[in-house]
Context: one part of a larger RNA
Molecule: small-subunit ribosomal RNA, 5' domain
Organism: uncultured bacterium
RNA sequence: GAGCGAACGCUGGCGGCAGGCCUAAUACAUGCAAGUCGAGCGCACCUUCGGGUGAGCGGCGGACGGGUGAGUAACGCGUGGGAACGUGCCCUUUGGUACGGAACAACUGAGGGAAACUUCAGCUAAUACCGUAUGUGCCCUACGGGGGAAAGAUUUAUCGCCGAAGGAUCGGCCCGCGUCUGAUUAGCUUGUUGGUGAGGUAACGGCUCACCAAGGCGAGGAUCAGUAGCUGGUCUGAGAGGAUGAUCAGCCUCACUGGGACUGAGACACGGCCCAGACUCCUACGGGAGGCAGCAGUGGGGAAUAUUGGACAAUGGGCGCAAGCCUGAUCCAGCCAUGCCGCGUGGGUGAUGAAGGCCCUAGGGUUGUAAAGCCCUUUCGGCGGGGAAGAUAAUGACGGUACCCGCAGAAGAAGCCCCGGCUAACUUCGUGCCAGCAGCCGCGGUAAUACGAAGGGGGCUAGCGUUGCUC
Repeated sequence: GAGCGAACGCUGGCGGCAGGCCUAAUACAUGCAAGUCGAGCGCACCUUCGGGUGAGCGGCGGACGGGUGAGUAACGCGUGGGAACGUGCCCUUUGGUACGGAACAACUGAGGGAAACUUCAGCUAAUACCGUAUGUGCCCUACGGGGGAAAGAUUUAUCGCCGAAGGAUCGGCCCGCGUCUGAUUAGCUUGUUGGUGAGGUAACGGCUCACCAAGGCGAGGAUCAGUAGCUGGUCUGAGAGGAUGAUCAGCCUCACUGGGACUGAGACACGGCCCAGACUCCUACGGGAGGCAGCAGUGGGGAAUAUUGGACAAUGGGCGCAAGCCUGAUCCAGCCAUGCCGCGUGGGUGAUGAAGGCCCUAGGGUUGUAAAGCCCUUUCGGCGGGGAAGAUAAUGACGGUACCCGCAGAAGAAGCCCCGGCUAACUUCGUGCCAGCAGCCGCGGUAAUACGAAGGGGGCUAGCGUUGCUC
């Protein structure tokens, strides 16, 4: 000098754009944040007889979106390759959609419990479940053969369902190279390293197991310890480099702590399930309920970081044929000079150079065209009127906002730091090694341009200084 997710002190007019718990991955009251489909199904209720509502069975979604950085020094990330894989919805092609059956919720009845909830008996539908058939193709095969599918709905034109092949997208896996510090960590390793066989997986593989061999890694730093999410980027710098990883974007990771699987195309699943633990709450003491690192908000911690706001109008997402419903994603608004940018706080004229202040050699000098006065202007703000684009035929939270027109009146709008040298800017008074200043050198002990005040001056300006951190 530049920079900052900053904080603190003094000060503070307006707008645009952005940013806003860096600390306790601390504990959380309350509300909301994931539903939807009656064009899959039965039932109950209401009905204006058109239809609607409710819980349940069933389907799709809840694996996205949103948050966090605890853990992780790792194929985690970055980059470039690879082969032994999966892929709901979507696209293309092709073939099929036949015949039967038994249940379980809801409901009814009888119970248990304080509650959460739950037991027994009976009844019932389906795009829920099961069997048979067919099966071009598909899978297995010792090549003889074996296995194996479907679902219908309605407004009658569509939406579906099953098998197979291909695509697209997304994902799983493997490898080369790169990726912090410490040797005051020198040895580490037994599923360890490899092989054979088997199991397992969507898939390769010690991934797992049996047997066999005794290997594998390491001074080019293994192992151990510490620290840390990684990257595109960001800051700085002429560059090389150094530092960093807030906001935005990609990947990873976690979801009270630890473990586990279920369902599913996909999870070992933030607002799903089970077990254990700590904590909080309810209880009739028998037993139950919960998980804000979603959006707001609260306590606590801290130098420090916002509203328990509006709307689905737009964009996007889920479901639905659709109408539509849901969406704290998102779009907006609120708060904060936290930052960047823009604008204003007036312009011209005005000397016998007023008054006042300060200095003085008492002549004067200076503040100073500064003020007053006179002549103008009206940005921003205020008041009144009009009033969008963003939306497509309709639908606008923002918002009576932006913007435009008119009105009044210089009217409502300047501070902060510094003035010994570095370093732009000097005098007087007070103080007297005191009180104090200070980034370094250093000032202050009676004439202090260095402390405090005043006058004057310099710098920056809605900011100015200080502190912290980086180059």